RNA sequence: GCCGGUUUAGCUUAAUGGAAAAGCAAUUGUUUUGUAAACAAUAGAGUGUUGGUUCGAAUCCAAUAACCGGCU
Numbered sequence: 001g002c003c004g005g006u007u008u009a010g011c012u013u014a015a016u017g018g019a020a021a022a023g024c025a026a027u028u029g030u031u032u033u034g035u036a037a038a039c040a041a042u043a044g045a046g047u048g049u050u051g052g053u054u055c056g057a058a059u060c061c062a063a064u065a066a067c068c069g070g071c072u
Stems, first nucleotide, its partner, number of pairs: 001071007010024004018055001026042005048064005
């Protein structure tokens, strides 16, 4: 220099173009003499960034950043 992959909640991962879900973690409550466990509930991300296409984008297109890998 060229090519490819990944980036979504604190962490690990989902999500046919119709607008983001789950597990763990967190908070609250019940239970217990108390803790843990169990059960119930609550809150938390607009999807690395910037544009474009579309009635509508995490998803399609372009550029770019970080990380990983391959070729020279």
Molecule: transfer RNA
Organism: Elusimicrobiota bacterium